[in-house]
FMN riboswitch aptamer (RFN element) from a mouse gut metagenome, 121 nucleotides, folded computationally.
The prediction has a mean pLDDT of 84.
RNAcentral holds the sequence, with entries from MGnify.
Its Rfam family is "FMN riboswitch aptamer (RFN element)". Its family is annotated with FMN binding in the Gene Ontology.
RNA sequence: UGUCUUCAGGGUGGGGCGAAAUUCCCCGACUGGCGGUAUAGUCCGCGACCAGCUGCCUUUGGGCGGUUGCUGACCCGGUGCAACUCCGGGACCAACAGUAUAGUCUGGAUGGAAGAAGACG
Numbered sequence: 001u002g003u004c005u006u007c008a009g010g011g012u013g014g015g016g017c018g019a020a021a022u023u024c025c026c027c028g029a030c031u032g033g034c035g036g037u038a039u040a041g042u043c044c045g046c047g048a049c050c051a052g053c054u055g056c057c058u059u060u061g062g063g064c065g066g067u068u069g070c071u072g073a074c075c076c077g078g079u080g081c082a083a084c085u086c087c088g089g090g091a092c093c094a095a096c097a098g099u100a101u102a103g104u105c106u107g108g109a110u111g112g113a114a115g116a117a118g119a120c121g
Stems, first nucleotide, its partner, number of pairs: 001121007012028005029104002031094002033046004041092002050069008074090005096107003
């Protein structure tokens, strides 16, 4: 460096109003993709979702690929050579579609993928 195989997302209880809410309101709980770096949901980078442009294929429904854009949220103290990553404390965030307004329900998804491991050359 090429081909192939396997793997690759977690999480809600009680009460209130109501015709209807695991979605609103009150109280409490829980979850955290991949690589980098002193061990990271909040740093840097990437993937996923969504949108534009575009190539090829097409049973004209769409499928596969390229590219551009979009893309949430952290502070204080301590230790240390070094930590926005550890320890202590207090915060904050979470795509799209459906449905009474959803990080935790249902769905696209028995999908795709950053990447991880392995086999062969």